[in-house]
Context: one part of a larger RNA
Molecule: large-subunit ribosomal RNA, domain IV
Organism: Candidatus Culexarchaeum nevadense
RNA sequence: CCUGGGGCUAGGGAACUCGGCAAAUUGGCCCCGUAACUUCGGGAGAAGGGGUGCCUGAAGUCUUCAGCGAAAGCUGGGGACUUCAGGUCGCAGUGACCAGGGGGACCCGACUGUUUAAUAAAAACAUAGGUCCCCGCUAGCCCGUAAGGGUGUGUACGGGGGCUGAAUCCUGGCCACUGGUGGUCCGUGAAGCCCGGGUUCAACCGGGUGAAGCGCCACCGAAGGCCGGGAGUAACUCUGACUCUCUUAAGGUAGCCAAAUGCCUUGCCGGGUAAGUUCCGGCGUGCAUGAAUGGAUCAACGAGGUCCCCACUGUCCCAGCCCAGGACCCG
Numbered sequence: 001c002c003u004g005g006g007g008c009u010a011g012g013g014a015a016c017u018c019g020g021c022a023a024a025u026u027g028g029c030c031c032c033g034u035a036a037c038u039u040c041g042g043g044a045g046a047a048g049g050g051g052u053g054c055c056u057g058a059a060g061u062c063u064u065c066a067g068c069g070a071a072a073g074c075u076g077g078g079g080a081c082u083u084c085a086g087g088u089c090g091c092a093g094u095g096a097c098c099a100g101g102g103g104g105a106c107c108c109g110a111c112u113g114u115u116u117a118a119u120a121a122a123a124a125c126a127u128a129g130g131u132c133c134c135c136g137c138u139a140g141c142c143c144g145u146a147a148g149g150g151u152g153u154g155u156a157c158g159g160g161g162g163c164u165g166a167a168u169c170c171u172g173g174c175c176a177c178u179g180g181u182g183g184u185c186c187g188u189g190a191a192g193c194c195c196g197g198g199u200u201c202a203a204c205c206g207g208g209u210g211a212a213g214c215g216c217c218a219c220c221g222a223a224g225g226c227c228g229g230g231a232g233u234a235a236c237u238c239u240g241a242c243u244c245u246c247u248u249a250a251g252g253u254a255g256c257c258a259a260a261u262g263c264c265u266u267g268c269c270g271g272g273u274a275a276g277u278u279c280c281g282g283c284g285u286g287c288a289u290g291a292a293u294g295g296a297u298c299a300a301c302g303a304g305g306u307c308c309c310c311a312c313u314g315u316c317c318c319a320g321c322c323c324a325g326g327a328c329c330c331g
Base pairs, nucleotide, nucleotide: 001326002325003324005323006322007321008320009319011317012316015315020312028052029051030050031049032048037042039166053088054087055086056085057084058083059082060081061080062079063078064077065076066075067074068073089093101310102309103308104307105306106305107304108302109301113125114124129164130163131162132161133160134159135158140151141150142149143148168296169295170294172227173226174225177224178223179220180219181218182217183216186215187214188213192209193208194207195206196205197204228246229245230244231243232242255289256286267283268282269281270280271279
């Protein structure tokens, strides 16, 4: 000096670092005590305190044996447990081992669960719940060229498919485009068929008839999707409830926000710090938020992400020492 080794450390205590990573703290059992919030179940082992060994004595509960008793039970001996009191030793009594650090907020996902066997365990997948579509069974969907098979020992409270993702409060406008469904006098519309022309046959030419589809007319958004611009205006100023105008299928409603979404941006204000590009609460001028590509909220939960505080510590100031095994030196 090294280690998918260990132990200790004055004073300080996260100053380390992307980040308390790692380590330390806590730890069992008994008693007391326990907040916000909440879906009233939880949160909760919340938090925070105290006790814990051994000896002696007393009391109690249960039990066993013996004696007495009709029984209830009483007395005596033993066992297990509980409680109380006094004493006693150590730095220390769950004396070793075993054995939660805690709290305050925010984001995401409701939750338990599942996943990249061997770099990812998550905010991804699933989920209960919601909703839409197909299907009346010789069904619908799937596998197969077919025969045949699955769903199905099933039958709409069933089966299949799509989206969303607990509960709670909600889910706005637009059918112009694309798509779906329905309708349809009419237009278009292949082959075939009919009629005519073609020297009398055929090729060929023209006309008629005419399915689906398309055109056309409607409806449908928890279907794919989409959801504006410019001026003026209130008796200080600012702002603009109000008015005008261009334009669209309709011009983003309720909510929410510099957000896992905000370019400018370290936005502005407030909080926390002596000092805060992160964090929390507001604001909204939203480059480019927004309602089942769900919007908002949310108790509980999370080896998820972020910030702060307490405790604790060799993470650090700043290193030192000891032990084990190596390297190394001598033999």